RNA sequence: GUCAGCUUAGCUCAGCUGGGAGAGUGUCUGCCUUACAAGCAGAAAGUCACAGGUUCAAGCCCUGUAGCUGACA
Repeated sequence: GUCAGCUUAGCUCAGCUGGGAGAGUGUCUGCCUUACAAGCAGAAAGUCACAGGUUCAAGCCCUGUAGCUGACA
RNA backbone atom coordinates (compact mmCIF):
# COMPACT_ATOMS: atom_id res chain seq x y z
C1' G A 1 0.00 0.00 0.00
C1' U A 2 -4.33 -3.63 -1.19
C1' C A 3 -8.19 -6.72 0.81
C1' A A 4 -11.29 -8.86 4.71
C1' G A 5 -13.40 -8.84 9.61
C1' C A 6 -14.63 -6.30 14.17
C1' U A 7 -16.41 -1.60 17.21
C1' U A 8 -23.59 -2.56 21.31
C1' A A 9 -23.97 -1.51 29.59
C1' G A 10 -17.73 -1.26 33.82
C1' C A 11 -16.16 -6.33 31.42
C1' U A 12 -17.35 -10.72 27.94
C1' C A 13 -20.88 -10.87 24.17
C1' A A 14 -26.02 -11.84 21.62
C1' G A 15 -29.33 -9.08 18.67
C1' C A 16 -31.93 -13.97 12.60
C1' U A 17 -35.39 -11.14 7.02
C1' G A 18 -35.07 -3.09 9.07
C1' G A 19 -40.04 -2.06 13.60
C1' G A 20 -39.57 -4.52 21.69
C1' A A 21 -32.04 -2.38 22.83
C1' G A 22 -30.91 -7.42 25.65
C1' A A 23 -28.11 -11.84 28.38
C1' G A 24 -24.14 -13.37 31.54
C1' U A 25 -20.81 -11.17 34.91
C1' G A 26 -19.68 -7.02 37.88
C1' U A 27 -21.76 -2.65 40.89
C1' C A 28 -25.66 -0.77 44.30
C1' U A 29 -30.09 -1.62 47.60
C1' G A 30 -33.17 -4.97 50.34
C1' C A 31 -34.22 -10.03 52.40
C1' C A 32 -31.67 -14.05 54.79
C1' U A 33 -27.25 -14.54 58.75
C1' U A 34 -24.64 -12.83 65.29
C1' A A 35 -21.49 -11.41 61.05
C1' C A 36 -19.35 -12.77 56.25
C1' A A 37 -19.89 -15.89 52.05
C1' A A 38 -23.57 -18.41 49.26
C1' G A 39 -28.69 -17.92 47.94
C1' C A 40 -33.27 -14.92 46.80
C1' A A 41 -35.67 -10.21 45.14
C1' G A 42 -35.10 -5.50 43.00
C1' A A 43 -32.49 -1.24 40.84
C1' A A 44 -29.03 1.70 38.26
C1' A A 45 -25.82 1.64 34.16
C1' G A 46 -26.35 2.70 26.44
C1' U A 47 -24.75 9.24 21.68
C1' C A 48 -25.29 0.83 19.40
C1' A A 49 -17.04 4.09 17.60
C1' C A 50 -17.80 9.10 14.86
C1' A A 51 -20.13 11.88 10.67
C1' G A 52 -23.42 11.82 6.61
C1' G A 53 -27.08 9.31 3.36
C1' U A 54 -31.43 5.93 2.14
C1' U A 55 -36.23 4.80 4.53
C1' C A 56 -42.59 6.10 7.47
C1' A A 57 -38.88 3.71 10.57
C1' A A 58 -31.57 2.12 11.03
C1' G A 59 -27.55 -1.51 16.07
C1' C A 60 -28.92 -3.80 11.17
C1' C A 61 -28.66 -1.15 4.44
C1' C A 62 -25.07 2.55 1.66
C1' U A 63 -20.72 6.17 1.85
C1' G A 64 -16.68 8.44 4.42
C1' U A 65 -13.46 8.85 8.87
C1' A A 66 -11.04 6.73 13.30
C1' G A 67 -9.33 2.58 16.20
C1' C A 68 -8.30 -2.81 16.69
C1' U A 69 -7.30 -7.74 14.40
C1' G A 70 -5.90 -10.81 10.31
C1' A A 71 -4.20 -12.02 5.16
C1' C A 72 -1.29 -10.50 0.95
C1' A A 73 2.62 -7.32 -0.81